[in-house]
């Protein structure tokens, strides 16, 4: 320089190819039940689509481009 691949709650991951339900599900955090009390159970809550732009009635998913990481070639 030249292609490829990745980026989504604090952490990990579904989901994108095939655009359409309120973006799901583990751990973590908070409240609550229960327990003497802790842990464990079981109900709730919290919290996210790198950024900018296009296309579309609709975009996390398509397109185009930044910016990070990670590869392979030279």
């Nucleotide at each position: 320089g030249a292609c490829c691949c990745c980026a989504u709650c604090g952490u990990c991951u579904a989901g994108c190819c095939u655009g359409g339900u309120u973006a799901g599900g583990a751990c973590a955090a908070g409240a609550g039940c229960u327990u003497u009390u802790c842990a464990a159970g079981c109900u709730c809550u919290c919290g996210g689509c790198a950024c900018g732009g296009g296309u579309u009635c609709a975009a996390a998913u398509c397109c185009c481009g930044u910016u990070g990481g990670g590869g392979u070639c030279g």